[in-house]
RNA sequence: GCCGACAUAGCUCAGCGGUAGAGCGAGGCUUUCGUAAAGCCUAGGUCGUCGGUUCAAAUCCGACUGUCGGCU
Numbered sequence: 001g002c003c004g005a006c007a008u009a010g011c012u013c014a015g016c017g018g019u020a021g022a023g024c025g026a027g028g029c030u031u032u033c034g035u036a037a038a039g040c041c042u043a044g045g046u047c048g049u050c051g052g053u054u055c056a057a058a059u060c061c062g063a064c065u066g067u068c069g070g071c072u
Base pairs, nucleotide, nucleotide: 001071002070003069004068005067006066007065010024011023012022013021018055026042027041028040029039030038048064049063050062051061052060
């Protein structure tokens, strides 16, 4: 230098045009003499950035940034 994959909650990941979700973690409640376990509830997101397409974009397209891999 060229090619490809990935970027979504604190962490690991789903979601592939029509209200952003799960597990773990955090906080609260129930239960217990108490703790653990279990059950229930709650909070937590400018979906990497900037544009484009669309009635509507996390999702499709382009550029950029970062990480990883391959080729030279």
Model confidence (mean pLDDT): 83 of 100. Predicted 3D model of a 72-nucleotide RNA (transfer RNA) from a Phycisphaerales bacterium. Rfam family: tRNA. Rfam classes the family as a transfer RNA. The sequence was found in a public genome assembly. The source organism's lineage runs through Bacteria, Pseudomonadati, Planctomycetota, Phycisphaerae and Phycisphaerales.